Context: one part of a larger RNA
RNA sequence: GCCUACGAGUUGCUCCUCGGCGGCAAGGUUAAGUCCUUAAGGGACGCAACCGAAGCGAAAGCGAGUCUUCACAGGGCGUGAAGUCGCCGGGGGCAGACGCGAAACCUUGUGAUCUACCCAUGAGCAGGAUGAAGGUUCGGUAAAACGGACUGGAGGUCCGAACGAGUAAACGUUGAAAAGUUUUUCGAUGACUUGUGGGUAGGGGUGAAAGGCCAAUCAAACUGGGAGAUAGCUCGUACUCCCCGAAAUGUCUUUAGGGACAGCCUUGUGUAUGAGUGUCACGGAGGUAGAGCUACCGAUAGGGCUAGGGGGCCUCACCGCCUACCAAACUCUGACGAACUCCGAAUGCCGUGACAUGCUCCACAGGAGUGAGGGCGGGGGUGCUAAGGUCACCGCCCGAGAGGGAAAGAACCCAGACCACCGGCUAAGGCCCCAAAGUCUGCGCUAAGUUGAGCUAACGAGGUCCGACUGCAGAGACAGCUAGGAUGUUGGCUUGGAAGCAGCCAUUCAUUUAAAGAGUGCGUAACAGCUCACUAGUCGAGCGGUCGGGCAUGGAUAAUGAUCGGGCAUCAAGCGCAGCGCCGAAGCCGUGGAUUGUACAGCGAUGUACACUGGUAGGGGAGCAUUCUCGUCGCCGGGAAGCUGUGAUGCGAGUCAUGGUGGAGCGUCGAGAAAAGCAAAUGUAGGC
Numbered sequence: 001g002c003c004u005a006c007g008a009g010u011u012g013c014u015c016c017u018c019g020g021c022g023g024c025a026a027g028g029u030u031a032a033g034u035c036c037u038u039a040a041g042g043g044a045c046g047c048a049a050c051c052g053a054a055g056c057g058a059a060a061g062c063g064a065g066u067c068u069u070c071a072c073a074g075g076g077c078g079u080g081a082a083g084u085c086g087c088c089g090g091g092g093g094c095a096g097a098c099g100c101g102a103a104a105c106c107u108u109g110u111g112a113u114c115u116a117c118c119c120a121u122g123a124g125c126a127g128g129a130u131g132a133a134g135g136u137u138c139g140g141u142a143a144a145a146c147g148g149a150c151u152g153g154a155g156g157u158c159c160g161a162a163c164g165a166g167u168a169a170a171c172g173u174u175g176a177a178a179a180g181u182u183u184u185u186c187g188a189u190g191a192c193u194u195g196u197g198g199g200u201a202g203g204g205g206u207g208a209a210a211g212g213c214c215a216a217u218c219a220a221a222c223u224g225g226g227a228g229a230u231a232g233c234u235c236g237u238a239c240u241c242c243c244c245g246a247a248a249u250g251u252c253u254u255u256a257g258g259g260a261c262a263g264c265c266u267u268g269u270g271u272a273u274g275a276g277u278g279u280c281a282c283g284g285a286g287g288u289a290g291a292g293c294u295a296c297c298g299a300u301a302g303g304g305c306u307a308g309g310g311g312g313c314c315u316c317a318c319c320g321c322c323u324a325c326c327a328a329a330c331u332c333u334g335a336c337g338a339a340c341u342c343c344g345a346a347u348g349c350c351g352u353g354a355c356a357u358g359c360u361c362c363a364c365a366g367g368a369g370u371g372a373g374g375g376c377g378g379g380g381g382u383g384c385u386a387a388g389g390u391c392a393c394c395g396c397c398c399g400a401g402a403g404g405g406a407a408a409g410a411a412c413c414c415a416g417a418c419c420a421c422c423g424g425c426u427a428a429g430g431c432c433c434c435a436a437a438g439u440c441u442g443c444g445c446u447a448a449g450u451u452g453a454g455c456u457a458a459c460g461a462g463g464u465c466c467g468a469c470u471g472c473a474g475a476g477a478c479a480g481c482u483a484g485g486a487u488g489u490u491g492g493c494u495u496g497g498a499a500g501c502a503g504c505c506a507u508u509c510a511u512u513u514a515a516a517g518a519g520u521g522c523g524u525a526a527c528a529g530c531u532c533a534c535u536a537g538u539c540g541a542g543c544g545g546u547c548g549g550g551c552a553u554g555g556a557u558a559a560u561g562a563u564c565g566g567g568c569a570u571c572a573a574g575c576g577c578a579g580c581g582c583c584g585a586a587g588c589c590g591u592g593g594a595u596u597g598u599a600c601a602g603c604g605a606u607g608u609a610c611a612c613u614g615g616u617a618g619g620g621g622a623g624c625a626u627u628c629u630c631g632u633c634g635c636c637g638g639g640a641a642g643c644u645g646u647g648a649u650g651c652g653a654g655u656c657a658u659g660g661u662g663g664a665g666c667g668u669c670g671a672g673a674a675a676a677g678c679a680a681a682u683g684u685a686g687g688c
């Protein structure tokens, strides 16, 4: 992992509530028990008790009323709708209360054969090294001290086996082993090691102290019990079909992943001259978008005018004058504001009417679930006019929605799946091949493989196409080539020099000319030199400039191998415009069938017509199967159940027939009762 079996809303209550069915009814009902009878069981009695038939008040009390109160006023609760008993069903309560699951708490006991420490009594430590005190003797001394030699054999002394430990590494890691092996390392006469017997016990022990150890268990052991502790948490929760179908919001919450009430869903009943919804018309409230501001408040650029201030001049001072300073008010031009408004929409909202729709609204009653939402579009707040960010509002969708498109892709585009069909038409999107349909038609653009999904800008640029305006041009333009490009003069100043060309100045003048600047650039120390402007010749037809637009281009950098989904594609299979055709979905149509609802017909069975039939949580309805019981009718050794193959049938759960196997029980129909359906719970057990 698979198979088989087992595995979760049950049961009790003279508790509550709602519905269905039934009995009796202003009443309804017995409980224990007693008697009769029985196979189980049943019948009768039993009026204690309970519910209802009257309420209100704290109560006295009064009573269809009563309480409050001065009140015969108002108001509160009542009166004006029948209950009760039984059975069944939905929900609630109390119980373990759908099942499994803690970490823990308390209590009774069991443990020191592991391990920690202690007590008693035993045992063990090859060999080698060092050589303390003391002693003897010699020297030495007045005697000592002291020194030498020898002796001696101390030590938590040294080296190193047994023994004890466990330093480093490798191996081992479903191991040989739930802690080891090998090599290596430390202690090895000691605070040493070890045998045996004994002691200390769970908030307790023991601990040279690591929260270590106390039987592979320790920040409180293990076992039984309280006990099915509690678990607002996680997981799981079993057959079929049909109808409807949510929520992720508000308020409050020791509340925030839980609840209560409301909202939204469902079922039933009631209400229809009445709601609801849509369209149109009319009537309203309002201060948003926009706009505006000599209409306010506030802010605001430039100018005018001009208080006040600053600076300057004058002055002993006063006065006075000036000002390309700052600047109120006023004024001209321009323009801003969520918390500005002289103005002011569209939508939306309210009302009235008509038309449409047809119960969608509303009320009451039973049952819920939801109370983590999310994406996209729009107008906003917040943030950085950041976020797959966050907050509220409007809409759509996902959630709970399949199908087609977007290569792939919850929410983007198209479109809402009752079933069947080897029929048709379309949507979005597509039509060269992968791959259904155009290598379709016409006209342009692009040369960058730009592009063919998306992914960029400021800025740069004789890429190329188009448009507008403008200049020059057969009196010859533009480009090229040939030639000239001079003179006063090296203009003046400056300067070491400054001669067209460092810099400054200038009425940058004049002359000769076809034309030629007191000089466009290169160059020199300065000259020189090379060029240009300008002119002629040659050539022979277009050549420049500005603005706007299209496509392309640089800007352009990411991590394993690239790529438009791929192949590939260049008058396209790219981009733009126009057009025709086709493909394309569970959309629509056609044919057949089914469910549900409504209407009609019918006693009914049923038929016809129209509409409907995506669906999570969840509500409602109808069924299938299993086991047992009662009744009923049957089958079976001429072969029951079970297993297995085939066929038929029902929308389905399933059912029926028959062959094989099997070898003794089984079923129909009508009711009743449940240990009543498994794929999941790291489910339990067995098997493979």
Stems, first nucleotide, its partner, number of pairs: 001688006011095003015092010027051003033045005055062002065077004098236002101233001105226003109222002116200009125190001127159003130155001134151006163187003168183004202218001204214003239623006249262005263370002265367006274359001275360001276357009290343001291341002297337002301333004306327001308326002310323004373398006380391003403414003418593004423589003429583003432567003438580001440579006451569002459554002463551010480538005486511003491505003517532001521530002594613001596611006624677001626674006633667003642661008